[in-house]
Context: one part of a larger RNA
């Protein structure tokens, strides 16, 4: 000199960095004091201040008054940093044992649907078992995900439910006929006809569900347009025309966990801001239980900003211990 662990550091104080990662700072108890917002419970230990030792007197035993010492009185150790704004998820929980703890799962809530009990559903070859020693305020399946305000249009396609007139339609029923065989008959040899029976084949007709068909159903799977013109500046288009469709996206939100162009434009914050916040709407390609929009509280969540604080840094220095080195 290198690595590790720990300690200290002038001036500055995040200039470091993807990012305050790490470290520092805060800290206990008592008193004062405490905002927006809110589901009135919270938020809240909000924030922000002050005190804390020893001796004497008094005391309602909580303290009060007087005095004293130190750099320092929670004299060591242990022991919250805080604030502002936004996204997502309401919350406490759960999860990839061994790279992911989350916005994923679950959840209370809401809805649809099946099931009348020997229930549906599941399991088994069956007997049986679970469901359940339950009975629709129950049980199963699917979706949504506290709460508040809401949840628009489309049944043409697919699915499901209902219907039964007609079409199609299996096995089966049915058996018109056809063919083979031959007692017999005809014939000049050769050959021909041929009843009954038996055997083979087989038309019409009849024949369920399903499908076609007719309705219903979207908190079922899903879907929710284009072009052209128009107002007394311009621009825009409340308005009109036309084509197509099952119906043409309503409320709300919107460069968003969704915006390609894009670092969109404007405003805020900074001396300077591809991030962030507030708007605008030109939504490449939001949108209503595949839920939409808000939302107090909560979060080892994600994003942006600030105060405090610091060796993260400017820029490095010193110290202690251990390793490294030698021997074994």
């Nucleotide at each position: 000199g290198u690595c590790g662990u720990g300690g200290c550091u002038a001036a500055g104080g995040a200039a470091c960095u993807a990012g305050g990662c790490a470290a520092a700072a805060u800290a206990a108890c008592c008193c004062c004091g405490u905002a927006a917002c809110u589901u009135c419970g919270g938020g809240a230990g909000a924030a922000g201040g002050g005190g804390u030792c020893c001796c004497c007197a008094c005391u309602u035993c909580g303290g009060u008054g007087g005095g004293g010492c130190g750099c320092a009185g929670a004299g060591a150790a242990a022991u919250g940093g805080c604030c502002c704004a936004g996204g997502c998820g309401a919350c406490u929980g759960u999860u990839u044992a061994u790279c992911a703890a989350a916005a994923a799962c679950a959840c209370a809530u809401g809805g649809c649907u099946u099931u009348g009990c020997a229930a549906a559903a599941u399991u088994g070859a069956a007997a049986g078992a679970u469901g359940a020693c339950g009975u629709a305020u129950a049980a199963g399946g699917c979706c949504u995900g506290a709460c508040a305000c809401c949840u628009g249009c489309c049944c043409g396609g697919u699915g499901c439910c209902g219907g039964a007139a007609g079409g199609u339609u299996a096995a089966g029923a049915g058996g018109g006929g056809a063919u083979g065989u031959u007692a017999u008959c005809c014939u000049u040899u050769u050959g021909g006809a041929g009843a009954a029976g038996c055997a083979u084949u087989g038309a019409a007709u009849u024949g369920a569900a399903g499908c076609c068909c007719c309705g219903g159903u979207a908190a079922a799977c899903g879907g929710c347009g284009g072009c052209c013109g128009u107002a007394a500046c311009u621009a825009u288009a409340a308005c009109g025309g036309u084509c197509c469709u099952a119906a043409g996206g309503u409320a709300g939100c919107g460069a968003a966990a969704u915006u390609c162009c894009u670092u969109g434009u404007c405003g805020g914050g900074u001396a300077a801001g591809u991030u962030c916040c507030g708007a605008c709407c030109u939504g490449c390609a939001c949108g209503a239980a595949u839920g939409g929009u808000g939302u107090a509280a909560c979060g080892a969540u994600c994003u942006g900003g600030g105060c405090a604080c610091u060796g993260u840094c400017u820029c490095a220095g010193c110290c202690a211990c251990g390793a490294g080195c030698u021997c074994g």
Annotation:
Predicted 3D model of a 328-nucleotide part of an RNA (large-subunit ribosomal RNA, domain IV) from a marine sediment metagenome. It matches the Rfam family "Bacterial large subunit ribosomal RNA". Gene Ontology terms of the family: structural constituent of ribosome and ribosome. The full RNA is in RNAcentral, with records from SILVA.